[in-house]
C1' cells in the first nucleotide's frame, strides 16, 4: 500500500429495484398454588457513513469508515 469479502431489531441470520422480516431473547396477557414449558400479542430499524443514478435504493454505481483475509 494493492486485491477480496463482511456491515440490516438486543443475538445469529433472510430479504434476486416496489409495504424491512424470521428464529432466540425482552415486555404484557391466558392456562398453574407457584415455577418451568406452552398459547395469544406488543415493543424494538436513520438497512455503518456520505453522495449519486431511478418514478422508486437495504438491494445499482462513487467515495469512505470498522472487522476477517490474501498479496507485498
Nucleotide at each position: 500500500g494493492g486485491g477480496g469479502u463482511u456491515g440490516u431489531a438486543g443475538c445469529u441470520c433472510a430479504g434476486u429495484g416496489g409495504u424491512a422480516g424470521a428464529g432466540c431473547g425482552u415486555c404484557u396477557g391466558g392456562u398453574u398454588c407457584g415455577c418451568a414449558a406452552u398459547c395469544a400479542g406488543a415493543a424494538g430499524g436513520u438497512c455503518g457513513c456520505g453522495a449519486g443514478u431511478u418514478c422508486a435504493a437495504g438491494c445499482c454505481u462513487c467515495g469512505u469508515c470498522a472487522g476477517c483475509u490474501c498479496c507485498a
Transfer RNA from Trebouxia sp. A48, 72 nucleotides, folded computationally. NCBI's taxonomy places the organism under Eukaryota, Viridiplantae, Trebouxiophyceae, Trebouxiales, Trebouxia. RNAcentral holds the sequence, with entries from ENA. Its Rfam family is "tRNA".